[in-house]
Order: sequence, then structure tokens, then C1' cells
RNA sequence: GCGCCUGUAGCUCAGAGGAUAGAGCAACGGACUUCUAAUCCGUAGGCCGCAGGUUCAAAUCCUGUCGGGAGCG
Repeated sequence: GCGCCUGUAGCUCAGAGGAUAGAGCAACGGACUUCUAAUCCGUAGGCCGCAGGUUCAAAUCCUGUCGGGAGCG
């Protein structure tokens, strides 16, 4: 330099055009327990890397760009 994969909650990931964007773990509050752990119930936490575009409607499609990964030269 070239093309490929990838970027969504603190972490690991799901969501492949329409719904208030979800799960597990973690955090916080409560129940239980002598206490802790485990278990159960609940709460908060995200403008989906960034900027444009297409569309009535974009996390999702297209373009550019930045970061990460593996490959080729």
C1' cells in the first nucleotide's frame, strides 16, 4: 500500500429497515441469613466510534474517516 473482519451499557455479546435498543455478568437497593456467600425481587446505566448520504422511517443500507484484529504484498 491492497482488500477482509470488527466498533452497541463498566465487561462479554445479541439485535441483518419500522415497536419504549435487549441479555448475561458487574454496580446499587431490598428480601432471606446471627453475619457473609448463595438464592430471589427490584433499580440505574446506551443519543449504537465519528461525519455525511439514501429512505416516510437507519444500530441495521451506501460513502468517507478514526480505532482494533487477522491476512497479502